[in-house]
A computed fold for a 373-nucleotide RNA from Magnetococcales bacterium DC0425bin3, annotated as Bacterial RNase P class A. It was read from a public genome assembly, where an Rfam model found it. Its mean pLDDT, the model's own confidence on a scale to 100, is 77.
RNA sequence: GGAGUGGGCCGGGCCGCCGCCGGCAUCCUUCGGGAUGCGGGAGGAAAGUCCGGGCUCCACAGGGCAGGGCGCCGGGUAACCCCCGGCGGGGGCGACCCCAGGGACAGUGCCACAGAGAGCAGACCGCCGGCCGGGAGCAAUCCGCCGGCAAGGGUGAAAGGGUGCGGUAAGAGCGCACCGCGCCUCCCGGUAACGGGAGGCGGCAUGGUAAACCCCGCCUGGAGCAAGACCGAAUAGAGGGGCACAUGGGAUGGCCCAUCCCGCCCCCGGGUAGGUUGCUUGAGGUGACCGGUAACGGUCAUCCUAGAGGAAUGGCGGCCAUCCCGGCUUGACGACCGGGAAACAGAACCCGGCUUACAGGCCCACUCCCUUU
Numbered sequence: 001g002g003a004g005u006g007g008g009c010c011g012g013g014c015c016g017c018c019g020c021c022g023g024c025a026u027c028c029u030u031c032g033g034g035a036u037g038c039g040g041g042a043g044g045a046a047a048g049u050c051c052g053g054g055c056u057c058c059a060c061a062g063g064g065c066a067g068g069g070c071g072c073c074g075g076g077u078a079a080c081c082c083c084c085g086g087c088g089g090g091g092g093c094g095a096c097c098c099c100a101g102g103g104a105c106a107g108u109g110c111c112a113c114a115g116a117g118a119g120c121a122g123a124c125c126g127c128c129g130g131c132c133g134g135g136a137g138c139a140a141u142c143c144g145c146c147g148g149c150a151a152g153g154g155u156g157a158a159a160g161g162g163u164g165c166g167g168u169a170a171g172a173g174c175g176c177a178c179c180g181c182g183c184c185u186c187c188c189g190g191u192a193a194c195g196g197g198a199g200g201c202g203g204c205a206u207g208g209u210a211a212a213c214c215c216c217g218c219c220u221g222g223a224g225c226a227a228g229a230c231c232g233a234a235u236a237g238a239g240g241g242g243c244a245c246a247u248g249g250g251a252u253g254g255c256c257c258a259u260c261c262c263g264c265c266c267c268c269g270g271g272u273a274g275g276u277u278g279c280u281u282g283a284g285g286u287g288a289c290c291g292g293u294a295a296c297g298g299u300c301a302u303c304c305u306a307g308a309g310g311a312a313u314g315g316c317g318g319c320c321a322u323c324c325c326g327g328c329u330u331g332a333c334g335a336c337c338g339g340g341a342a343a344c345a346g347a348a349c350c351c352g353g354c355u356u357a358c359a360g361g362c363c364c365a366c367u368c369c370c371u372u373u
Base pairs, nucleotide, nucleotide: 001369002368003367004366005365006364007363008362009361010360012320013319014318015317016316017315018314020041021040023038024037025036026035027034028033043344047355048354050353051352052351053350054349055224056223057222058221062257063256064255065254067220068219069218070217071216072086073085074084075083076082087101088099089098090097091096102215103214107213108212109209110208111207124153125152126149127148128147129146130145132144133143134142161179162178163177164176165175166174181202182201183200184199185198186197187196188195189194228277229276230275231274237268239267240266241265242264243263248262249261250260251259284303285302286301287300288299289298290297291296322341323340324339325338326337327336
């Protein structure tokens, strides 16, 4: 100097005038509210609604089945399908990145095409043998038939271990050596997943796929702020039909049991203006220190940082900063001048995650390559 990897941050600022919403203080008030002053007023994703909760209701809410979710080990957390650290596997020269990561010996299914043959298999090209047959022929050689083989070649993503030696008519773990694989026993390290090693036995192999059905283990009520609570207002039910009467009916996903209540369901018709609350002090933010590899936890200190209600946080002007283009100048940078641009995008009960979108810029650490000293 170049190329990358991982993480963090900003993503406009200041001033003036007018305007909007909340809070606090003082004064006024026709009690509806008004005036003045001082503070505060959209995000890193507010988005998606994919998860987990707090909270509210069913409701007094327990057990099971089905359904759903997760799936190596350990830790964090209120909890999780999240996060951290490790193990195993894969990718990359590397920093690092990725993995829906239990079970194929419970069972079922599938492995297209090609190929002889793809779950217990197989002979296309071939190799060997035959007191076999045929024609030329002494033979060699060719064709046919019978028998043996799966070592060589081919097909394929994958062909039922690899290398070597022996053996055989030719071959084959047929036998042997080493490797590999399976089972068993033991040693070392680690909390563990797992890793390293020693020995024995073994047939020479129990192919792959569960992000296919399935099996196993663990977890799991439902609905949701349009939940719910209160005040207030208004109305129309002599309406119709059905089931049932404790062996019944109903009770916030389905079924069963338990428990509770005493009626339940359908049709026709009518009413519900509006207001208050839930609603912002929290599993809260920030700083320092301590513990921990880390996620995170603890202690002390400090701060209060929107609460709208058809939906507020804006409009205008000026200056500055950032980026891009051009001009001028310069050895180059820079300064100066002119023009243009400025990302994704707006709370709606709250919080912890994940995923997706993002113009431009800054910072930290690490890896590789080149050059110079």